[in-house]
RNA sequence: GGGCUCAUAGCUCAACCGGUUAGAGCGCUGUCCUGAUAAGGCAGAGGUUCCUGGUUCAAGUCCAGGUGAGCCCA
Numbered sequence: 001g002g003g004c005u006c007a008u009a010g011c012u013c014a015a016c017c018g019g020u021u022a023g024a025g026c027g028c029u030g031u032c033c034u035g036a037u038a039a040g041g042c043a044g045a046g047g048u049u050c051c052u053g054g055u056u057c058a059a060g061u062c063c064a065g066g067u068g069a070g071c072c073c074a
Stems, first nucleotide, its partner, number of pairs: 001073007010026004019057001028044005050066005
């Protein structure tokens, strides 16, 4: 220098053919239970879906550019 893949909650990951509300587990907060913890039950908070723009009635999903990470080639 060229090519490919990836980026979604604090962490690890889902999200169908583009379809209206973005979820799960763990973690966190409150509460119940316990002599007290752990475990367990119940409830809850937590998101610029990496950034900018485009297409569309509608974008996490498609397109272009950028940024970052990984892999391959030179």
The RNA shown here (transfer RNA) has 74 nucleotides and comes from a Candidatus Aerophobota bacterium. It matches the Rfam family "tRNA". Its Rfam clan is "tRNA clan". Rfam classes the family as a transfer RNA.